[in-house]
RNA sequence: CCAGUUGGCCGGGCAGCCGCGCUCCGCAACGGUCGAAAGACCGCGGGGUGAGGAAAGUCCGGGCUCCACGGAAACACGGUGCCGGAUAACGUCCGGCGGGGGCGACUCCAGGGAAAGUGCCACAGAAAGCAAACCGCCUUCCGCGCGAAGGUAAGGGUGAAAGGGUGGGGUAAGAGCCCACCGCGGGCAUGGUGACAUGGCCGGCACGGCAAACCCCACCGGGAGCAAGACCGAAUAGGGAUGACGUGGAGCGCGCAAGCGGUCCAGCCUGUUUCCGGGCCAGUCAUCCGGGUGGGUUGCAUGAGGCCGGGCGCAAGUCCGGUCCCAGAUGAAUGGCUGCCGCGUUCCGGUUUCGGCCGGAGCCUUACAGAACCCGGCUUACAGGCCAACUGGCAUU
Numbered sequence: 001c002c003a004g005u006u007g008g009c010c011g012g013g014c015a016g017c018c019g020c021g022c023u024c025c026g027c028a029a030c031g032g033u034c035g036a037a038a039g040a041c042c043g044c045g046g047g048g049u050g051a052g053g054a055a056a057g058u059c060c061g062g063g064c065u066c067c068a069c070g071g072a073a074a075c076a077c078g079g080u081g082c083c084g085g086a087u088a089a090c091g092u093c094c095g096g097c098g099g100g101g102g103c104g105a106c107u108c109c110a111g112g113g114a115a116a117g118u119g120c121c122a123c124a125g126a127a128a129g130c131a132a133a134c135c136g137c138c139u140u141c142c143g144c145g146c147g148a149a150g151g152u153a154a155g156g157g158u159g160a161a162a163g164g165g166u167g168g169g170g171u172a173a174g175a176g177c178c179c180a181c182c183g184c185g186g187g188c189a190u191g192g193u194g195a196c197a198u199g200g201c202c203g204g205c206a207c208g209g210c211a212a213a214c215c216c217c218a219c220c221g222g223g224a225g226c227a228a229g230a231c232c233g234a235a236u237a238g239g240g241a242u243g244a245c246g247u248g249g250a251g252c253g254c255g256c257a258a259g260c261g262g263u264c265c266a267g268c269c270u271g272u273u274u275c276c277g278g279g280c281c282a283g284u285c286a287u288c289c290g291g292g293u294g295g296g297u298u299g300c301a302u303g304a305g306g307c308c309g310g311g312c313g314c315a316a317g318u319c320c321g322g323u324c325c326c327a328g329a330u331g332a333a334u335g336g337c338u339g340c341c342g343c344g345u346u347c348c349g350g351u352u353u354c355g356g357c358c359g360g361a362g363c364c365u366u367a368c369a370g371a372a373c374c375c376g377g378c379u380u381a382c383a384g385g386c387c388a389a390c391u392g393g394c395a396u397u
Base pairs, nucleotide, nucleotide: 001393002392003391004390005389006388007387008386009385010384012341013340014339015338016337017336018335020050021049022048023047024046025045026044027043031042032041033040034039052368056379057378059377060376061375062374063373064225065224066223067222069277070276071275072274073273074272075271077221078220079219080218081217082096083095084094085093086092097111098109099108100107101106112216113215117214118213119210120209121208134156135155136152137151138150139149140148141147142145164182165181166180167179168178169177183205184203185202186201188199189198190197191196229298230297231296232295239289240288241287242286243285244284245283248265249264250263252261253260254259267280268279269278305324306323307322308321309320310319311318312317344363345362346361347360348359349358350357351356
């Protein structure tokens, strides 16, 4: 200097004028507007603050709110899937192990089980789960030819994959037939928390692939969601029809009675079943018709929070200390104008050691894109620019 890999950051700055949302303070006013009401808005001045790394997707996990169902177990359904750790949790992240890709830095893996069972491997090919001979090779016979018989699976072909691979010996030609190494199976020792790794021993050993096929195994899992929920106000018709269920039984106490209280049994309440506990008892649920309202306040931002420093940890993170308050709208606020600078870019001119540099003019929110209960992730989009480390190559010293 070129190419690449991984991680991080920015994605305009300054000043002035005018205009917005929220909040706090001071002054003014005690009224006005809208409204049925609840309530909202309206004056002047000042302080503070006001969109993102993805706010997107709605793919995961939670916090929070509500729900008469809750606890334990089994089944169903759904999710995850090597080991160890982090976390509120996760399907996320970190570190390892194994496998694939890459010269390498690095990167990818839907990574448990194929001797529990079932299923599939199209077409091509002789043959694709128990086999198989199309071409070929070798031997023998004979009408000597695209003939017959026998042997073979080393060579070729088909295919994603052909029944271990490479090399040697041996053979008529071949073949784990024999041998060496690799692979595979069994078992031992050592190291490691572990996934696993390393080394020796025994065995010629053929029991392919697919589970992102059904399945088996291990672990995890209530539902609905801020349009959750709470409060205020107003109005109607606390309406009608159909269907289902549910309503009971026994006995006690009080009471003149109406009735009230509580006990047991039965029934109902969960995706299903069992056990334990609890709740329910004059209405409940579903469908259709019809009527009224569809307004306001809250939830609503101090949070698993940000930043700085230190300790522990390979790291993800975690602990301690300090410091800060950084949106809360509701048809939806943060905008408009001007000047200068900066990055970049187009044109013109000059210059150059050809890397670039200087001057003038123009453009320059012109990247992706806008909170709506909040947070941790994942995924997707992104003009241009900057920083750091590492890898490969070239050149010089």
Notes
This is a predicted structure of a 397-nucleotide RNA (Bacterial RNase P class A) from Shinella daejeonensis. Its mean pLDDT, the model's own confidence on a scale to 100, is 76. The organism belongs to Shinella, within Bacteria. Rfam family: Bacterial RNase P class A. Rfam links the family to the GO terms ribonuclease P activity, dimeric ribonuclease P complex and tRNA processing.